[in-house]
RNA sequence: GGCGGCAUCCGGGUCAUCGCGUGGCGCAAGCCCCGAGGAAAGUCCGGGCACCCGCACGCCAGCCAACCUGCGAACAGCAGGGCGGUCCGCUCCGCAAGGGCCGACCAUAGGGCAACAGAAAACAAACCGCCUUGGGGCAACCCAGGGUAAGGGCGAAACGGUGGGGUAAGAGCCCACCGCGCAGCUGGUAACAGUCUGCGGCACGGCGACCUGUUGGUGGGUGCAAUGCCAAAUAGGGGCCUCCACGUGGUGCGGCGUGCAUCCAGCAGGGGCCCGGGUCGGCAGCUUGAGGGCGCGGGGCAACCCACGUUCCAGAGGAAUGAUGGCCACCGUCGCAAGACGGCACAGAACCCGGCUUAUAGGAUGCGCUUUGC
Numbered sequence: 001g002g003c004g005g006c007a008u009c010c011g012g013g014u015c016a017u018c019g020c021g022u023g024g025c026g027c028a029a030g031c032c033c034c035g036a037g038g039a040a041a042g043u044c045c046g047g048g049c050a051c052c053c054g055c056a057c058g059c060c061a062g063c064c065a066a067c068c069u070g071c072g073a074a075c076a077g078c079a080g081g082g083c084g085g086u087c088c089g090c091u092c093c094g095c096a097a098g099g100g101c102c103g104a105c106c107a108u109a110g111g112g113c114a115a116c117a118g119a120a121a122a123c124a125a126a127c128c129g130c131c132u133u134g135g136g137g138c139a140a141c142c143c144a145g146g147g148u149a150a151g152g153g154c155g156a157a158a159c160g161g162u163g164g165g166g167u168a169a170g171a172g173c174c175c176a177c178c179g180c181g182c183a184g185c186u187g188g189u190a191a192c193a194g195u196c197u198g199c200g201g202c203a204c205g206g207c208g209a210c211c212u213g214u215u216g217g218u219g220g221g222u223g224c225a226a227u228g229c230c231a232a233a234u235a236g237g238g239g240c241c242u243c244c245a246c247g248u249g250g251u252g253c254g255g256c257g258u259g260c261a262u263c264c265a266g267c268a269g270g271g272g273c274c275c276g277g278g279u280c281g282g283c284a285g286c287u288u289g290a291g292g293g294c295g296c297g298g299g300g301c302a303a304c305c306c307a308c309g310u311u312c313c314a315g316a317g318g319a320a321u322g323a324u325g326g327c328c329a330c331c332g333u334c335g336c337a338a339g340a341c342g343g344c345a346c347a348g349a350a351c352c353c354g355g356c357u358u359a360u361a362g363g364a365u366g367c368g369c370u371u372u373g374c
Base pairs, nucleotide, nucleotide: 001370002369003368004367006366007365008364009363010362012328013327014326015325016324017323018322020035021034023032024031025030037346041357042356044355045354046353047352048351049223050222051221052220054260055259056258057257058256059255060254062218063217064216065215066214067081068080069079070078071077082105083103084102085101086100087099088098106213107212110211111210112207113206127152128151129148130147131146132145133144134143135142136141160178161177162176163175164174165173179202180200181199182198183197184196185194186193187192227284228283229282230281237275238274239273240272241271242270243269249263250262251261291313292311293310294309295308297306298305299304330343331342332341333340334339
């Protein structure tokens, strides 16, 4: 310098003039501080907060997760490790260490599924083939019976692999090694691992992102258009049901139970449902937080945690954060150079915070390979 995939960060800066919005100071003129993101997006999760005449506990439905160890308020989140798969390594073949990426990572007790092809798709099987008995035939071969699953074929997948022995021909039938299972030992917090030791011929498979089972967690609903207050206006409108007691009943939860709380006497009142009418105004919620940024230090591989210092860091309310000019940064083309021309992604807060997902020109750093120079 080039190629490759991934991760993290940045994704414009500065000056001047004018302008806009909250807040502060000022009698005023005016001045000062601050002012849209890494995703503000999607609304897929988790919470804070608010309300439902009020809740708590237990069980269940429902929902979520699923290797180990950590992080975190929590999550369907994050980090590291293990295992599995895959790509690079890799050159003619084979192959290691190492690196990148992905992960749908508990379980066959029961049920279910695998088109077509194929003899046969799971205690599944004999199409071709091989061996053998009897019969026929000049021969090649043909018919019937028995044995076989090593070779071939079909398929995504066919009752471990290589070699040897053995056999009528074959087969873990037997043996060696590999693989697999169990136990021990060693290392590791653990999941797991091992050129370790011993035993065992050991494989009746695949799919759970099929139903389902197991374990753990959660477990009322609605959501800032939540909710609260003020002003004004209308029709202090109409109908139905229920409660109406010292016994119980109603009310709060998706269901059940327990406990507490609360409501309830005939005029009145409480609760639920339906129809109709009025008001689309103002104020709050509204930005001080499981806080963030910057600086410095400590712990941890990391996610992240701890401590100190400093700094209030947008709160609009149909919706501010803008316009112009110069210089710089970055990218492309031309040029020896100076320089000239052009370009500069995805995209705008609306209750707040932590995640996930999607979009993104370009730049920087990290990783692997490769080329060249010192």